A computed fold for a 70-nucleotide RNA from Strombidium rassoulzadegani, annotated as transfer RNA. The RNAcentral record of the sequence draws on ENA.

[in-house]
RNA sequence: GGGCUAUAGCUCAAUUGGUAGAGCAUCUGACUCCAGAUCAGAAGGUUGGGAGUUCAAGUCUCUCUGGCCU
Numbered sequence: 001g002g003g004c005u006a007u008a009g010c011u012c013a014a015u016u017g018g019u020a021g022a023g024c025a026u027c028u029g030a031c032u033c034c035a036g037a038u039c040a041g042a043a044g045g046u047u048g049g050g051a052g053u054u055c056a057a058g059u060c061u062c063u064c065u066g067g068c069c070u
Stems, first nucleotide, its partner, number of pairs: 001070006009024004018055001026042005048064005
């Protein structure tokens, strides 16, 4: 210098722009003498920072930062 990447505590989705979900983990309840397993439910997100385009941005554009490859 070129390319890829950044979304929940962790691992990852999100139909080529339409209002963000899953698994695990955590918490609560059921079950159990207790715990685990199992089942049901809940909580958890300024989508790495900033700016732009748009009625609308995780998604498109620019820039900065971190990580990976070359």